[in-house]
A computed fold for an 86-nucleotide RNA from Ferrimonas marina, annotated as c-di-GMP-I riboswitch aptamer.
The prediction has a mean pLDDT of 77.
The RNAcentral record of the sequence draws on ENA, Rfam and Ribocentre.
NCBI's taxonomy places the organism under Bacteria, Pseudomonadati, Pseudomonadota, Alteromonadales, Ferrimonas.
RNA sequence: AUGUUGCGCUGCCAAACCAGUUGUGAGGCUGGGACGGAAAGCCACGGGUCUCCAACCGAUGAAAAGGAGAUAGCCGGGUUGCACAA
Repeated sequence: AUGUUGCGCUGCCAAACCAGUUGUGAGGCUGGGACGGAAAGCCACGGGUCUCCAACCGAUGAAAAGGAGAUAGCCGGGUUGCACAA
């Protein structure tokens, strides 16, 4: 220096929920708050889930080719990084 395994004292992040704000929406952001996290840092590449629009069919309802989004705290993959110990 690289890899693997264990690991979390000091520190780091922050689910649900609440308030504000933003978006048609799923959601995002800020503050409070901690269920958890060792990549819960970053990237929508593959799958999943969710939202909006919707050809066609059709007839007032249940389905949908396709399009545009959301989710990295759903899984996989890529990439960068970390105290201490072996």